[in-house]
RNA sequence: GGCCCCUUGGUCAAGUGGUCAAGACAUCGCCCUUUCACGGCGGUAACGCGAGUUCGAGCCUCGCAGGGGUCA
Numbered sequence: 001g002g003c004c005c006c007u008u009g010g011u012c013a014a015g016u017g018g019u020c021a022a023g024a025c026a027u028c029g030c031c032c033u034u035u036c037a038c039g040g041c042g043g044u045a046a047c048g049c050g051a052g053u054u055c056g057a058g059c060c061u062c063g064c065a066g067g068g069g070u071c072a
Stems, first nucleotide, its partner, number of pairs: 001071007010025003018055001027043005048064005
């Protein structure tokens, strides 16, 4: 340098162009308990950046950035 894949809360991770972006762990609050742990209920928190297509983009297209693989 060429080609391929990936990038979504603090972590993991789902998402067939249309919903409030699901779930788990973590965290916070309440309940439970003599206390802690366990358990129950609830809350906070995310689509790498830019442009395009579209009535509508996390999803499709292009570019950039970062990471991984492969070839030289």

Predicted 3D model of a 72-nucleotide RNA (transfer RNA) from an uncultured Clostridia bacterium. Rfam family: tRNA. It is annotated as a transfer RNA. The sequence was found in a public genome assembly. Model confidence (mean pLDDT): 80 of 100.